[in-house]
RNA sequence: GCCGAAGUGGCGGAAUCGGCAGACGCAGCGGAUUCAAAAUCCGCCGAGGUAACCCCUCGUGAGGGUUCAAGUCCCUCCUUCGGUA
Numbered sequence: 001g002c003c004g005a006a007g008u009g010g011c012g013g014a015a016u017c018g019g020c021a022g023a024c025g026c027a028g029c030g031g032a033u034u035c036a037a038a039a040u041c042c043g044c045c046g047a048g049g050u051a052a053c054c055c056c057u058c059g060u061g062a063g064g065g066u067u068c069a070a071g072u073c074c075c076u077c078c079u080u081c082g083g084u085a
Stems, first nucleotide, its partner, number of pairs: 001084007010026003019068001028044005046058004061077005
């Protein structure tokens, strides 16, 4: 150089043929329980807006395109891994 695979919350990792994005687990926070803790159980757990929310907007490596609709399809680029000369 060429060919292929991968990139999604703090971490791992789902998402069928394009149709509610973050299921599930771990970590973390709050509560219950306990003399206290561990374990267990319940709730929360991306960012911004808002006095606040169960409301609104944004958010799948970056940028663009197709589409009513994109994590998913197309193009360019970046990073990592594998193959090949």
Annotation:
A computed fold for an 85-nucleotide RNA from a Polyangiaceae bacterium, annotated as transfer RNA. Its Rfam family is "tRNA". The sequence is in RNAcentral, with records from ENA and MGnify.